[in-house]
RNA sequence: GGGGCUAUGGCGCAGCUGGUAGCGCGACAGUAUGGCAUACUGUAGGUCAGGGGUUCGAAUCCCCUUAGCUCCA
Repeated sequence: GGGGCUAUGGCGCAGCUGGUAGCGCGACAGUAUGGCAUACUGUAGGUCAGGGGUUCGAAUCCCCUUAGCUCCA
RNA backbone atom coordinates (compact mmCIF):
# COMPACT_ATOMS: atom_id res chain seq x y z
C1' G A 1 0.00 0.00 0.00
C1' G A 2 -4.29 -3.60 -1.23
C1' G A 3 -8.41 -7.20 0.48
C1' G A 4 -11.77 -9.05 4.36
C1' C A 5 -14.26 -8.75 9.22
C1' U A 6 -15.83 -5.89 13.52
C1' A A 7 -17.81 -1.07 15.98
C1' U A 8 -25.46 -1.25 19.15
C1' G A 9 -26.82 1.19 27.44
C1' G A 10 -21.47 0.08 32.45
C1' C A 11 -20.02 -5.29 30.36
C1' G A 12 -21.23 -9.48 26.85
C1' C A 13 -24.36 -9.88 22.64
C1' A A 14 -29.20 -10.02 19.30
C1' G A 15 -31.81 -7.03 15.89
C1' C A 16 -35.02 -11.34 9.82
C1' U A 17 -35.72 -8.71 2.85
C1' G A 18 -35.56 -0.75 5.48
C1' G A 19 -41.14 0.23 9.33
C1' U A 20 -41.65 1.74 17.68
C1' A A 21 -33.85 -0.39 19.51
C1' G A 22 -34.12 -5.56 22.52
C1' C A 23 -31.96 -9.86 25.72
C1' G A 24 -28.60 -11.56 29.65
C1' C A 25 -25.36 -9.75 33.46
C1' G A 26 -24.66 -5.35 36.24
C1' A A 27 -26.82 -0.56 38.75
C1' C A 28 -31.01 1.55 41.55
C1' A A 29 -35.86 1.02 44.19
C1' G A 30 -39.68 -2.08 46.39
C1' U A 31 -41.53 -6.88 48.70
C1' A A 32 -40.13 -11.47 51.52
C1' U A 33 -35.61 -12.21 55.77
C1' G A 34 -33.32 -9.66 62.27
C1' G A 35 -29.24 -8.71 58.52
C1' C A 36 -26.34 -10.68 54.32
C1' A A 37 -27.04 -13.91 50.43
C1' U A 38 -31.12 -15.32 47.43
C1' A A 39 -35.97 -15.05 44.91
C1' C A 40 -39.74 -12.02 42.68
C1' U A 41 -41.51 -7.20 40.79
C1' G A 42 -40.43 -2.50 38.88
C1' U A 43 -37.22 1.75 37.22
C1' A A 44 -33.27 4.31 34.92
C1' G A 45 -29.54 4.03 31.36
C1' G A 46 -28.51 4.12 23.75
C1' U A 47 -27.99 10.86 19.21
C1' C A 48 -26.62 2.29 16.96
C1' A A 49 -17.90 4.55 15.87
C1' G A 50 -17.99 9.87 13.15
C1' G A 51 -19.72 12.64 8.69
C1' G A 52 -22.56 12.80 4.18
C1' G A 53 -26.12 10.61 0.60
C1' U A 54 -30.68 7.63 -1.06
C1' U A 55 -35.76 7.07 0.88
C1' C A 56 -42.19 8.93 3.26
C1' G A 57 -38.98 6.24 6.67
C1' A A 58 -31.90 3.91 7.74
C1' A A 59 -28.63 0.23 13.29
C1' U A 60 -29.97 -2.04 8.34
C1' C A 61 -28.65 0.34 1.54
C1' C A 62 -24.47 3.66 -0.87
C1' C A 63 -19.86 6.93 -0.27
C1' C A 64 -15.88 9.00 2.81
C1' U A 65 -13.26 8.94 7.47
C1' U A 66 -11.59 6.82 12.38
C1' A A 67 -10.26 2.64 15.60
C1' G A 68 -9.39 -2.67 16.42
C1' C A 69 -8.52 -7.73 14.44
C1' U A 70 -6.89 -10.54 10.27
C1' C A 71 -4.86 -11.99 5.24
C1' C A 72 -1.60 -10.55 1.02
C1' A A 73 2.61 -7.63 -0.48

A computed fold for a 73-nucleotide RNA from an Actinomycetota bacterium, annotated as transfer RNA. The sequence is in RNAcentral, with records from ENA. It matches the Rfam family "tRNA". Rfam links the family to the GO term triplet codon-amino acid adaptor activity. The family's RNA type in Rfam is transfer RNA.